[in-house]
RNA sequence: AUGAAGUUUUCGGGAGAUAACCUUAUAAAAAAGGUAGCCGAAGGAGUAAGUAAUAUAGCCCAUAUAUUAUGAAUCUCUCAGGCAAAAGGACCGAAUACUGACA
Numbered sequence: 001a002u003g004a005a006g007u008u009u010u011c012g013g014g015a016g017a018u019a020a021c022c023u024u025a026u027a028a029a030a031a032a033g034g035u036a037g038c039c040g041a042a043g044g045a046g047u048a049a050g051u052a053a054u055a056u057a058g059c060c061c062a063u064a065u066a067u068u069a070u071g072a073a074u075c076u077c078u079c080a081g082g083c084a085a086a087a088g089g090a091c092c093g094a095a096u097a098c099u100g101a102c103a
Stems, first nucleotide, its partner, number of pairs: 006098002009095005018036001020035004037083003043079001044077003050070008
């Protein structure tokens, strides 16, 4: 079940932070190299309670302590990415297809 959750595709909405300075080398931007300053919402990494196992203590129950594993994010880090516009963009909405209670 007159279809929840989930996945695919398309469309719409979608923030933050130097159009920084020097060289190439130009009117500017982009690209390459160098110098500083920033952002967090692609991705990535870290993490609580709890749960489980082991060890010790304990009275064989309960319980306590320690170690290990597991454990979420819009939190933290800033590796990557980004700092005019464009592109991208977590997340949200709508439609389509699959799926079928795994919520």

Predicted 3D model of a 103-nucleotide RNA (Glycine riboswitch aptamer) from Clostridium putrefaciens. Taxonomically the source falls in Clostridium (Bacteria, Bacillati, Clostridia, Clostridiaceae).